Predicted 3D model of a 71-nucleotide RNA (transfer RNA) from a Patescibacteria group bacterium. Rfam family: tRNA. Rfam links the family to the GO term triplet codon-amino acid adaptor activity. The prediction has a mean pLDDT of 84. NCBI's taxonomy places the organism under Bacteria, Bacteria candidate phyla.
[in-house]
RNA sequence: GGGUCCAUAGUUCAAUGGUAGAAUAUCUCUCUCCAAAAGAGCAGACCUAGGUUCGAUUCCUAGUGGGCCCG
Numbered sequence: 001g002g003g004u005c006c007a008u009a010g011u012u013c014a015a016u017g018g019u020a021g022a023a024u025a026u027c028u029c030u031c032u033c034c035a036a037a038a039g040a041g042c043a044g045a046c047c048u049a050g051g052u053u054c055g056a057u058u059c060c061u062a063g064u065g066g067g068c069c070c071g
Stems, first nucleotide, its partner, number of pairs: 001070007010024004018054001027041004047063005
């Protein structure tokens, strides 16, 4: 330099173009003499900028960062 894949919650992962979910962690509550475990609950995210569309995490383009292959 070329090709290819990926980027979503603190972390690990989902989500056929139609209001983004789960597990775990944090926090609160219950239980306990206290703590742990267990149970219940709250909050928490679409890499950036454009474009297409009534509507974009999803499609297209460019960029940023990362993995792999070729040179």